[in-house]
NadA riboswitch from an Acidobacteriaceae bacterium, 65 nucleotides, folded computationally.
The sequence was found by an Rfam model in a public genome assembly.
The source organism's lineage runs through Bacteria, Pseudomonadati, Acidobacteriota, Terriglobia and Acidobacteriaceae.
The coordinates come from a structure-prediction model, not an experiment, and the mean pLDDT is 79.
It matches the Rfam family "nadA riboswitch". By type it is a small RNA.
RNA sequence: GGCUGCAACAUCCCCGCGGACUGGUCGGCGUUCUAUGGUUUUGCCGAAGCGAGUUCGCUGCAGCC
Numbered sequence: 001g002g003c004u005g006c007a008a009c010a011u012c013c014c015c016g017c018g019g020a021c022u023g024g025u026c027g028g029c030g031u032u033c034u035a036u037g038g039u040u041u042u043g044c045c046g047a048a049g050c051g052a053g054u055u056c057g058c059u060g061c062a063g064c065c
Stems, first nucleotide, its partner, number of pairs: 001065007013051001014049001016058007023050001025047006033038001
């Protein structure tokens, strides 16, 4: 240096770091429906320990070459 596996480090456990994508949640605005009380459809924007997934790069640990 390459490949494979992993996350010890963590104020119970899980969670290494930073992006991208898909999907979800919540909020705002619009759209649709409406019995005008609201509800449903859908679009855009925003938020977050989103205890969902995929992927790229990096840190560290172990093994192999």